[in-house]
Order: sequence, then C1' cells, then structure tokens
RNA sequence: GGGUACGUAGCUCAUCGGUUAGAGCGCUCGCCUUACACGCGAGGGGCCGUGGGUUCAAAUCCUACCGUACCCA
Repeated sequence: GGGUACGUAGCUCAUCGGUUAGAGCGCUCGCCUUACACGCGAGGGGCCGUGGGUUCAAAUCCUACCGUACCCA
C1' cells in the first nucleotide's frame, strides 16, 4: 500500500428499514439471613464509532474517514 471482518450499556453480545433499542454478567436499592453468600423482586445506565448520502422513515442500506483484528504484498 491492497483486501476482509468488526465497532450498540462498565464487560460479552442480540436487535430480518417501521411503537425515540434489549439480554446475560456487573452496579444500586429492597426482601430473605444473626451476618455474608446464594436466591427473589425492583431500579439506574447507551439514542447504536464520526460525518455525509438514500428513504415518508436508518442502529439497520450506500459512502468517506477514525479505531481494532486478520490475510496479501
């Protein structure tokens, strides 16, 4: 330098263009316990890497950048 894949919550990942996005773990609170852990219930937390484009409508499609991993040279 060329190519491929990926980027969504603190972490690991879902979300086949249509109600302003969910799960597990973790975190906070409550119940339980003498207490802790386990278990049960509730809650907080991201508008989806950044910009632009397509569309009535974009996390989702296209595109350029940025970052990560791998392959080729």

Predicted 3D model of a 73-nucleotide RNA (transfer RNA) from an Elusimicrobiota bacterium.
The organism belongs to Elusimicrobiota, within Bacteria.
The sequence was found in a public genome assembly.
Its Rfam family is "tRNA". The family's RNA type in Rfam is transfer RNA.